The RNA shown here (FMN riboswitch aptamer (RFN element)) has 129 nucleotides and comes from Marinithermus hydrothermalis.
Rfam family: FMN riboswitch aptamer (RFN element). Gene Ontology term of the family: FMN binding.
Its mean pLDDT, the model's own confidence on a scale to 100, is 80.
The same sequence occurs in records of 2 taxa.
The model forms 100% of the base pairs in the Rfam consensus.
NCBI's taxonomy places the organism under Bacteria, Thermotogati, Deinococcota, Thermales, Marinithermus.

[in-house]
This record gives sequence, structure tokens and C1' cells, in this order.
RNA sequence: CAGCUCCUUCGGGGCAGGGUGGAAUUCCCGACCGGCGGUGACAGCCCGCGAAGCCUUAGGCCCGGCCUAAGGCCCGACCCGGUGGAACUCCGGGGCCGACGGUGACAGUCCGGAUGGGAGAAGGAGGUG
Repeated sequence: CAGCUCCUUCGGGGCAGGGUGGAAUUCCCGACCGGCGGUGACAGCCCGCGAAGCCUUAGGCCCGGCCUAAGGCCCGACCCGGUGGAACUCCGGGGCCGACGGUGACAGUCCGGAUGGGAGAAGGAGGUG
């Protein structure tokens, strides 16, 4: 310096104030939030990942079905101007997006799966070359 194995810890935020209404944090005005890695320059909206959902295969179980693993599908959204060697990442302006189930009223923000999972991050230990 490189790589392998093991362990520990960390790892998601948000409707103030109002309107209508019998009832809405769900509708309307408005407000607020933005995981992870990468990208000559800092990203919710550029490239990819994770979660959620669907399908297939395999195994297991308490065998109506459920759980685990792998693979596949699917997975939202950006323009203009400026600066600069370089920016859809910075500055100015104007926009847009946001799973599923529940809930006397339709949810990015309430409740729930979730004291879960995970992209990954930090640190430690032991070998090998």
C1' cells in the first nucleotide's frame, strides 16, 4: 500500500396562521420538509441506490396462507439569467415532485407497518500478500 474475515456504533424531516363545512393537519389560501453514493463546483427534481409495491424461482413453517433469500419489473419532479476554467449542484428569479394501508372529508407533513428495514457512514480487531 492492497485485499479478506469478524465486531461495535450511527444511519429521515415537515402544515404555523387562516377559509369553507355538521365533520377536513386530508378540500381552499398559505406554511413547512428533503435519506444515501457519485458527479472538474456544494443537487429533493443530473446519474445511480435504498425503502414501499408487483412477478418468478428456491427453501422453510403453525401449509386458507405466511416468512426468508435471489433475480426481474416498477420507482416522482427544472427551467431561465448571472458568476466562473468548470455549476440543471453556487447566487438571483420563477416552477415542479413526493409509495402503501387507515382515518364522521380526498394526507409528502396525522395514525400505522417502524423499538422495523436499508442505501451507506464512522471506528475497532485478526489474518494474508